A computed fold for a 475-nucleotide part of an RNA from an uncultured bacterium, annotated as small-subunit ribosomal RNA, 3' major domain. The prediction has a mean pLDDT of 82.
Context: one part of a larger RNA
RNA sequence: UGACGGGGGCCCGCACAAGCGGUGGAGCAUGUGGUUUAAUUCGAUGAUACGCGAGGAACCUUACCAGGGCUUAAAUGCAGAACGACCGGCGUGGAAACAUGCCUUUCUUCGGACGGACUGCAAGGUGCUGCAUGGUCGUCGUCAGCUCGUGCCGUGAGGUGUCGGGUUAAGUCCCAUAACGAGCGCAACCCCUAUCUUUAGUUGCCAGCGGAUAAUGCCGGGGACUCUAGAGAAACUGCCAGCGUAAGCUGUGAGGAAGGUGGGGAUGACGUCAGAUCAUCACGGCCCUUACGUCCUGGGCUACACACGUGCUACAAUGGGAGAUACAGAGGGUAGCUACAUAGCAAUAUGAUGCCAAUCUCAAAAAGUCUUUCUCAGUUCGGAUUGAGGUCUGCAACUCGACCUCAUGAAGGUGGAAUCGCUAGUAAUCGCGCAUCAGCAAUGGCGCGGUGAAUACGUUCCCGGACCUUGUACA
Repeated sequence: UGACGGGGGCCCGCACAAGCGGUGGAGCAUGUGGUUUAAUUCGAUGAUACGCGAGGAACCUUACCAGGGCUUAAAUGCAGAACGACCGGCGUGGAAACAUGCCUUUCUUCGGACGGACUGCAAGGUGCUGCAUGGUCGUCGUCAGCUCGUGCCGUGAGGUGUCGGGUUAAGUCCCAUAACGAGCGCAACCCCUAUCUUUAGUUGCCAGCGGAUAAUGCCGGGGACUCUAGAGAAACUGCCAGCGUAAGCUGUGAGGAAGGUGGGGAUGACGUCAGAUCAUCACGGCCCUUACGUCCUGGGCUACACACGUGCUACAAUGGGAGAUACAGAGGGUAGCUACAUAGCAAUAUGAUGCCAAUCUCAAAAAGUCUUUCUCAGUUCGGAUUGAGGUCUGCAACUCGACCUCAUGAAGGUGGAAUCGCUAGUAAUCGCGCAUCAGCAAUGGCGCGGUGAAUACGUUCCCGGACCUUGUACA
């Protein structure tokens, strides 16, 4: 100087407390461990692994295994030899890769190409080392810290500044001060959102005027409104009151759409964990080179006495079923989204129309509201499992896809010890969309809106963290 203390002081955080809802019990989905296996490819393992890499494992992917091939599948250049081999077409063997026969045969018109093929160097490796590395990322932590120049103090390591008194979300600011300044962080500048003004008015809108219809902004027209997307305004403790030297704090104070960082995002200091990644990529070293390279068929990554994590669906009446009916936002669409019609109980199929989309379409929002039924049961709860029949994608759904219909109708009556999330348009609950994608194992991930709470006395305690101080046999 740090680190540590079941030392002290002071402060903060869904850390506790106060509340609401879960997990832990059930079934299923998914990941992991273990076991099994020819293989169940590899990585990630307290917080900081475990719906993680994977934003899509039937083949492919694929790295694994079995079997069958090749010695170059692909790139580049150089060198060498031979002028006919190669591609293509038709056969044979084969599961395919591949092997092999015939056709065409030439340097000029044939099916193609004049340079391609062959050989050697060379390539290739998801082989090892993340403890050789770059890059990227997680984490403490969006915590308020981490440093420097000059000066001063100290023999020196070092200190001071950065401490003290206040204040703040903040090393934020003020006062004081052997310090005076500065840098990286904080804040602000950026984006979205909440209000208004203005410009513009199509594909959006329809108040007023006119027209048409069974009905509809459907038509003429209009820019008022909504909206769209450009430009601006607006919030700064600016004003008032109280307290205070000041910074600032308090106010069911004013005005205002918004009030004290308005709400959200992006943004992550010096560093820590020899944290993660050699399997995104790059790269040093080591290793393989008729194989640890590469091509193909089939299998596996989907196994299953079990254990754990994360989720979904439930156990019902604030509910299940039936009928009627209302209101979003944000996205996607040409190898696509598909109106509408017809067939089918349905998944879907057939025809057909519009749209490269503020125009057409996916598209039905669902919880909600109204009427009705069930009447507390393992039930009209719950839907696992299983049987049968189908639909779709795709060369192909046996291993191993999703969906539909009929039948079947398991556990489960709110879950032990323990443990997690959340402070407001939040939790809870309800649906909608997108990426990946032929299809889909999506209940996952990322977004979007609808309905919409309870509680916070407080900081004694648990956990993590910041600052000051003290002790130390630790570095």